Transfer RNA from Rhizomicrobium sp., 75 nucleotides, folded computationally. Rfam family: tRNA. Rfam links the family to the GO term triplet codon-amino acid adaptor activity. Rfam classes the family as a transfer RNA. The RNAcentral record of the sequence draws on ENA and MGnify.
[in-house]
RNA sequence: GCCGGAGUAGCGUAGUGGUAGCGCAACCCCUUGGUAAGGGGUAGGUCGCGAGUUCAAUUCUCGCCUCCGGCACCA
Numbered sequence: 001g002c003c004g005g006a007g008u009a010g011c012g013u014a015g016u017g018g019u020a021g022c023g024c025a026a027c028c029c030c031u032u033g034g035u036a037a038g039g040g041g042u043a044g045g046u047c048g049c050g051a052g053u054u055c056a057a058u059u060c061u062c063g064c065c066u067c068c069g070g071c072a073c074c075a
Base pairs, nucleotide, nucleotide: 001071002070003069004068005067006066007065010024011023012022013021018055026042027041028040029039030038048064049063050062051061052060
């Protein structure tokens, strides 16, 4: 340099045009003499950044950034 994949809550991940979910973690409550475990609930998201298409974009298109893999080149 070329090709492909990935980027969504603190962490791991689903969702592939129509108001963004799940698990763990956090916080509150129940239970206990107390803790753990268990049960119930609450909060937490500019969906990597920018632009385009569309009535409508996490989803489609383009550019950029970061990470992973492959190929090539130089020494």